RNA sequence: AACCUACAAGGGCAAACCCGUCGAAAGGCGGGGACGCAAAGUUACCGGUCUAAGGGGGCGACCCUACGACAGCGGGACCGCUAGG
Numbered sequence: 001a002a003c004c005u006a007c008a009a010g011g012g013c014a015a016a017c018c019c020g021u022c023g024a025a026a027g028g029c030g031g032g033g034a035c036g037c038a039a040a041g042u043u044a045c046c047g048g049u050c051u052a053a054g055g056g057g058g059c060g061a062c063c064c065u066a067c068g069a070c071a072g073c074g075g076g077a078c079c080g081c082u083a084g085g
Stems, first nucleotide, its partner, number of pairs: 003085004012037002017032006035072001041078003045075003048070003054065004
């Protein structure tokens, strides 16, 4: 250095929910808050999932569709602390 493991130590992140804000929504951001996480660090490349403003279909109820979103759904890629093997 690489790989494996996660009992310690220093710590780190922050689910649901609440408030504010952006957004058509999914969801994002900020504050509070902790369900959990050895990558729950980064990345939309692959699969999957969510939404449907706009577009298309329908008499209608509704249906289809991503150029939108999810990294705490899985895989890949990149970076990384400590201890032991």
RNAcentral holds the sequence, with entries from Rfam. This is a predicted structure of an 85-nucleotide RNA (c-di-GMP-I riboswitch aptamer) from Sulfuritortus calidifontis.